[in-house]
Molecule: SAM riboswitch aptamer (S box leader)
Organism: uncultured Dialister sp.
RNA sequence: CUCAUCAAGAGCAGCUGAGGGAUUUGGCCCAAUGACGCUGCAGCAACCAUUCCACAAGGAACCGGUGCUAAGUCCAUCAGCAUUAGCUGGCAGAUGAG
Numbered sequence: 001c002u003c004a005u006c007a008a009g010a011g012c013a014g015c016u017g018a019g020g021g022a023u024u025u026g027g028c029c030c031a032a033u034g035a036c037g038c039u040g041c042a043g044c045a046a047c048c049a050u051u052c053c054a055c056a057a058g059g060a061a062c063c064g065g066u067g068c069u070a071a072g073u074c075c076a077u078c079a080g081c082a083u084u085a086g087c088u089g090g091c092a093g094a095u096g097a098g
Stems, first nucleotide, its partner, number of pairs: 001098006011041005019030003025076003042069003047065002050061004073092001078089004
C1' cells in the first nucleotide's frame, strides 16, 4: 500500500502500584474492594496453515501461526438525512492475509 472483518464470543491466579479506556476536544466509564501493565494457566474465535466431508458452492474439526477475553472500535467529533430520539456513510484505529 491492497483486500477482508470489526452489534456475537471468551477470566482466574501471581507480581506490580496509579493512573487507565490509541490520537484532538467533550462526555461517560474502570480504578487502593488494586485498575492499566507483565507472567502463568484457562478460555473464545476461526483470519492463515493443517485434516476431514462435498461435483461445486460451501461445511466441520482444530493439539499449529496470529489475534482476542469491561462497556458497539465505550460514545460523540466530519458529512448527509431526520429532528428531543435516531439512521446511513466517511475519517481514524484494530486484527488478519498478501